[in-house]
Context: one part of a larger RNA
RNA sequence: AGACGGGGACCCGCACAAGCGGUGGAGUAUGUGGUUUAAUUCGAUGAUAAGCGAGAAACCUCACCCAGACUUGAAAUUUAGCUGCAGAAUCUAAGAAAUUAGAUAGCCUUCGAGGGUGCUAAACAGGUGCUGCAUGGUUGUCGUCAGCUCGUGUCGUGAGAUGUACCGUUAAGUCGGGAAACGAGCGCAACCCCUAUCCUAUGUUUUACAUGUCAUAGGAAACUGCCCGCUUUAAGUGGGAGGAAGGCGGGGACGACGUCAAAUCAGCAUGGUCCUUACGUCUGGGGCUACACACGUACUACAAUGGUUGAUACAAUGGGACGCCAAGCCGCGAGGUGGAGCAAAUCCCCCAAAAUCAAUCUCAGUUCGGAUUGGAGUCUGCAACUCGACUCCAUGAAGUCGGAAUCGCUAGUAAACGUGAAUCAAAAUGUCACGUUGAAUACGUUCUCGGGUCUUGUACU
Numbered sequence: 001a002g003a004c005g006g007g008g009a010c011c012c013g014c015a016c017a018a019g020c021g022g023u024g025g026a027g028u029a030u031g032u033g034g035u036u037u038a039a040u041u042c043g044a045u046g047a048u049a050a051g052c053g054a055g056a057a058a059c060c061u062c063a064c065c066c067a068g069a070c071u072u073g074a075a076a077u078u079u080a081g082c083u084g085c086a087g088a089a090u091c092u093a094a095g096a097a098a099u100u101a102g103a104u105a106g107c108c109u110u111c112g113a114g115g116g117u118g119c120u121a122a123a124c125a126g127g128u129g130c131u132g133c134a135u136g137g138u139u140g141u142c143g144u145c146a147g148c149u150c151g152u153g154u155c156g157u158g159a160g161a162u163g164u165a166c167c168g169u170u171a172a173g174u175c176g177g178g179a180a181a182c183g184a185g186c187g188c189a190a191c192c193c194c195u196a197u198c199c200u201a202u203g204u205u206u207u208a209c210a211u212g213u214c215a216u217a218g219g220a221a222a223c224u225g226c227c228c229g230c231u232u233u234a235a236g237u238g239g240g241a242g243g244a245a246g247g248c249g250g251g252g253a254c255g256a257c258g259u260c261a262a263a264u265c266a267g268c269a270u271g272g273u274c275c276u277u278a279c280g281u282c283u284g285g286g287g288c289u290a291c292a293c294a295c296g297u298a299c300u301a302c303a304a305u306g307g308u309u310g311a312u313a314c315a316a317u318g319g320g321a322c323g324c325c326a327a328g329c330c331g332c333g334a335g336g337u338g339g340a341g342c343a344a345a346u347c348c349c350c351c352a353a354a355a356u357c358a359a360u361c362u363c364a365g366u367u368c369g370g371a372u373u374g375g376a377g378u379c380u381g382c383a384a385c386u387c388g389a390c391u392c393c394a395u396g397a398a399g400u401c402g403g404a405a406u407c408g409c410u411a412g413u414a415a416a417c418g419u420g421a422a423u424c425a426a427a428a429u430g431u432c433a434c435g436u437u438g439a440a441u442a443c444g445u446u447c448u449c450g451g452g453u454c455u456u457g458u459a460c461u
Base pairs, nucleotide, nucleotide: 001461002460003458004457005456007455008454009453010452011451012450013449015445016444019409020408021407022406023405026300027299028298029297030296031295032294033293034291035290042053043052064286065285066284067283068282069281070280073124077123078122079121080120081119082118089104090103091102092101093100094099108114126275127274129273130272131271135269136268137264138263139262140260142258147186148185149184150183151182152181153162154161155160166177167176168175192252193251194250195249197220198219199218200217201216202215203214223246226240227239228238229237230236302402306361307360308359309358310357311356318349319348320347323342324341328337329336330335368399373394374393375392376391377390378389379388415437416436417435418434419433420432421431
């Protein structure tokens, strides 16, 4: 100088408390461990792994296994030789295909042989093989915590100290006062984006027209600016006025010096090392989907604040040409048919759902709950057996609110409700967005956890 303490003082945080809703019990989905397997490819493992890489495993993906094939190779560059040859096809046979065998046809030209194609040979390619403890880049975490440092000066023999301690204050090393310090840098804040109010301009869509909502662009507005109290006349703080908004208005992006030899050689790049008729490449099939069990994360429930039936309202974000697909018709339905419109404020996806009104069920393993299973179908796609989603009929498990324990959330938040998109041929209970309805509680800081400042002790560095 640090680190640590079941030392002290002070301060903060959904940290506790006060509340609301969950998880842990059930069924299912999904990930992981384990076990099994020819293979169940690999990575991630307290917080900081486990609906994670994967924002789509039927083939492909694919790295794993079995089998069949190739060896200058599936793709790249160069050189040499040869060939006949337009951007190299068609047919036949074998085969699961890759491919192999056979047959047929077949170059351009400035005539220099050049170019291209094919074959042979040689350099080489190739590797999701290993090392994240050789690395770059990127990321998680402490933590959006308020800290981390430097120059000069001063103090100390020196390591170092001071500045950065103290008194107030702040979300903040934020600001003020004072002070052997004076300044400065990276962080804080602001500058950036969205949102809440108004003004101006423009106006495709909408509408009968105009205005306006709205959209686009530019501007105004908030600064403790004004008033009162407190405070040290300061910084600031409590209250008030006006205001759409008040003291950081709300949200996002933004993450200091560093820590964990944290994660990633399988995104990519890359040193070293290893394989080179194979650890490379192609193909068919299988596997990643197994299942005594254990854990994580979710969805659906256990019902009357509910289920069922009928009627009737109100959104926003987005997407659309290999596309979105209207009306009409067929089908109980998934869907089929049909073909209008739309490269989009114009057309389509697109009827939002919870809510409201009316009827019924009357507390039961039920008109709750929907797993599982049988049958019949639809769609996508070469192909739904392993292993897709959806529909209809039938079937109708467990489950009556969940032990110890444990998680999220302070306001348009939690909770509830539906909608859209990415990926994508098809395939969400996941992810990322969007709106609708819309709470309760916070006395307080004794305790738990984490963090900050100062100080103290130490057999630690």
Small-subunit ribosomal RNA, 3' major domain from an uncultured prokaryote, 461 nucleotides, folded computationally. The coordinates come from a structure-prediction model, not an experiment, and the mean pLDDT is 82. The RNAcentral record of the full RNA draws on ENA.